c-di-AMP riboswitch aptamer (ydaO/yuaA leader) from Nocardia bovistercoris, 169 nucleotides, folded computationally.
The prediction has a mean pLDDT of 76.
NCBI's taxonomy places the organism under Bacteria, Actinomycetota, Actinomycetes, Nocardiaceae, Nocardia.

RNA sequence: ACUGAGUCACCGCCUAAUCGGCUGUCGGGGCUAAUGUUCCGGCUGUCGAGCCGGGGACCCACAGGUUCGUCUGGGGUGAAUCCGCAACGGUAUAGUCGCCGGCGCGGUAGGGCCGAUCUUCCCGGCCCGAACCCGUCAGCUAACUCGGUCGGCGGGAUGAGCAGGAAGA
Numbered sequence: 001a002c003u004g005a006g007u008c009a010c011c012g013c014c015u016a017a018u019c020g021g022c023u024g025u026c027g028g029g030g031c032u033a034a035u036g037u038u039c040c041g042g043c044u045g046u047c048g049a050g051c052c053g054g055g056g057a058c059c060c061a062c063a064g065g066u067u068c069g070u071c072u073g074g075g076g077u078g079a080a081u082c083c084g085c086a087a088c089g090g091u092a093u094a095g096u097c098g099c100c101g102g103c104g105c106g107g108u109a110g111g112g113c114c115g116a117u118c119u120u121c122c123c124g125g126c127c128c129g130a131a132c133c134c135g136u137c138a139g140c141u142a143a144c145u146c147g148g149u150c151g152g153c154g155g156g157a158u159g160a161g162c163a164g165g166a167a168g169a
């Protein structure tokens, strides 16, 4: 000088999932001959603040009638809905059509980040478009009331040049 690994911090992103006090404890740094002491960060428990969600009146909505079809309860959090193609399997048949399921593709309602301050719109680029819960029960909903505050990711540094549009602040 270069490269790799580990540890402790720091910065940034999704999400309501943040901030503060007390408490015990773990890790790291500094000081000390040492016992210790102090600072920073994490975690457990607890109390607040903020943020998020559920239940819950009046009013409103729903309700009643007719026809056809079906027999598959209904509801909540969340952007996460909906639609094609479809290997292959099952069923039926002598066989095909048909019916049920759908490995895996493509799109989509909708959502997120980036484009040198903030807000809105447009344009461009890169992604997501899941999962879970209640348990036969819940429309909206003031008072009231019950909960949650998880989890998952990304990032060597410095300098120079370059740097989407419009409106407003």
Base pairs, nucleotide, nucleotide: 010155011154012153013152014151018049019048020047021046022045024043025042026041027040028039029038030037031036050149051148052147053146054145055144060139073137074134075133076132077131082107083106084105085104088101089100090099091098110128111127112126113125114124115123117169118168119167120166121165122164